[in-house]
Molecule: RNase P RNA; transfer RNA
Organism: Gemmatimonadaceae bacterium
RNA sequence: AUGCGCGGCUGGACGGUCGCGGCUAAUACGAACCGUAAAGGCCGAGGAAAGUCCGGGCUCCACAGGAUGGACCGCCAGAUAACGUCUGGGCGUCGUGAGACGACGGAAAGUGCCACAGAAAAUACACCGCCGAUGGCCAGCCAUGUGCUGGCUCAGGCAAGGGUGAAAAGGUGAGGUAAGAGCUCACCGCACAUGUGGUAACACGUGUGGCACGGUAAACCCCGGUCGGAGCAAGGCCGAAUAGGCGGUGAGGGGUGAUCCGCCCCGACUAAGACACCGCGGGUAGGCUGCUAGAGGGCACGAGCGAUCGGGCUCCAAGAGGAAUGACCGUCCGGACGAACGACGUCCGACAGAACCCGGCUUACAGGCUGCGCAGUUGC
RNA sequence: GGCAGGGUAGCUCAGCCGGUUUAGAGCACGGCACUCAUAAUGCCGGGGUCGCGGGUUCGAGUCCCGCCCCUGCUA
Numbered sequence: 001a002u003g004c005g006c007g008g009c010u011g012g013a014c015g016g017u018c019g020c021g022g023c024u025a026a027u028a029c030g031a032a033c034c035g036u037a038a039a040g041g042c043c044g045a046g047g048a049a050a051g052u053c054c055g056g057g058c059u060c061c062a063c064a065g066g067a068u069g070g071a072c073c074g075c076c077a078g079a080u081a082a083c084g085u086c087u088g089g090g091c092g093u094c095g096u097g098a099g100a101c102g103a104c105g106g107a108a109a110g111u112g113c114c115a116c117a118g119a120a121a122a123u124a125c126a127c128c129g130c131c132g133a134u135g136g137c138c139a140g141c142c143a144u145g146u147g148c149u150g151g152c153u154c155a156g157g158c159a160a161g162g163g164u165g166a167a168a169a170g171g172u173g174a175g176g177u178a179a180g181a182g183c184u185c186a187c188c189g190c191a192c193a194u195g196u197g198g199u200a201a202c203a204c205g206u207g208u209g210g211c212a213c214g215g216u217a218a219a220c221c222c223c224g225g226u227c228g229g230a231g232c233a234a235g236g237c238c239g240a241a242u243a244g245g246c247g248g249u250g251a252g253g254g255g256u257g258a259u260c261c262g263c264c265c266c267g268a269c270u271a272a273g274a275c276a277c278c279g280c281g282g283g284u285a286g287g288c289u290g291c292u293a294g295a296g297g298g299c300a301c302g303a304g305c306g307a308u309c310g311g312g313c314u315c316c317a318a319g320a321g322g323a324a325u326g327a328c329c330g331u332c333c334g335g336a337c338g339a340a341c342g343a344c345g346u347c348c349g350a351c352a353g354a355a356c357c358c359g360g361c362u363u364a365c366a367g368g369c370u371g372c373g374c375a376g377u378u379g380c
Numbered sequence: 381g382g383c384a385g386g387g388u389a390g391c392u393c394a395g396c397c398g399g400u401u402u403a404g405a406g407c408a409c410g411g412c413a414c415u416c417a418u419a420a421u422g423c424c425g426g427g428g429u430c431g432c433g434g435g436u437u438c439g440a441g442u443c444c445c446g447c448c449c450c451u452g453c454u455a
Base pairs, nucleotide, nucleotide: 001378002375003374004373005372006371007370008369009368010367012332013331014330015329016328017327018326020044021043022042023041024040027037028036029035030034046351050362051361053360054359055358056357057356058231059230060229061228070227071226072225073224074223075089076088077087078086079085090104091102092101093100094099105222106221110220111219112216113215114214127162128161129158130157131156134155135154136152137151138150139149140148141147142145170188171187172186173185174184175183189211190209191208192207193206194205195204196203197202235289236288237287238286245280246279247278248277249276250275252266253265254264255263256262296315297314298313299312301310302309303308333349334348335347336346337345338344381454382453383452384451385450386449387448390407391406392405393404409425410424411423412422413421431447432446433445434444435443
């Protein structure tokens, strides 16, 4: 160099003009410390802001304790606020390898299911096949017996081979046998006991046993563990109009007369209701808050294999409330298209976009930069 | 923002819970019969990526996981 493997970073750059949201505010107007307008200044999306799939903070509600039910998790150890996440290790599978992937407790607690095919699908069994030692039947022989030889395959024995199936009752080899078979033996597997190493998962041994125990738990289930419910539209404060609720107050009015007094007329001075006014209280609209300084970012240092933790220095970076973060121009960068490498022209700038916050997972993503490792010995 | 349900033929739905035949039904569509003709009726037939992608299993529409889309509830 080539082809691979595992990470990390980035996510067009710079300048200008106009505009939008938030904070601040010179100044102007109005008597006003308040209100309105407002120059200028500062800040203004992400690695996934996404899906809302997990976990936590925060808030309110509920709550003596326990059990059952339900949901979820599941090799071991650690990290963490917590997790279904991460780190390290073990085992299994794949890869020549660097590495990748794994819902990875239990099928000897119990129950269920295993279509079709097949003898048999879990209390094993016998279609083809092999044998027929033993018993039976038949035949032959001579030594006439509890005899020998041969045949039949009737009883019976077997599970090696064939065949079926996704799966067939430990595997391979040897001995053995009538034929066979853990029947016996060696190795492998398995189970039990035990030793050593390791925190553990587990690994490596030793001995015993002839083998009992098919698969399925992303079927019910068993074992161990975790989990109270709701969610910022949580919650807190202030609080109209109208209509309910509660409480209180209400005897005077008219005519005459310039007005008061006076005079005349009507009505009340019980209860309840209605009406009017005042006050209180709850809630609604609406406003304020929660609200962005945090399990926060950056830099080195120390502990640790690592996830991560510790102390130190330093920085402040959207906070709207139907929702702003945009558009254009110039120079460059990158890509696509044009007959198109360069030059030129046109078009484009991946995925996407905050809504209480944080840690993860998952999904989407053009291109670029960069570190470490592996293979063949091919080229220099 | 929060939460729930669903996706199977052109349309409306079964089958999903509890895995095993060639995934069915009605309407619609095509052909034939009946009729002078049409409708209705009868017979026959075609038509399916079971939303998509993985996994578990001998076997998946059905079980599990991840995506996509639709509908509804909640002030």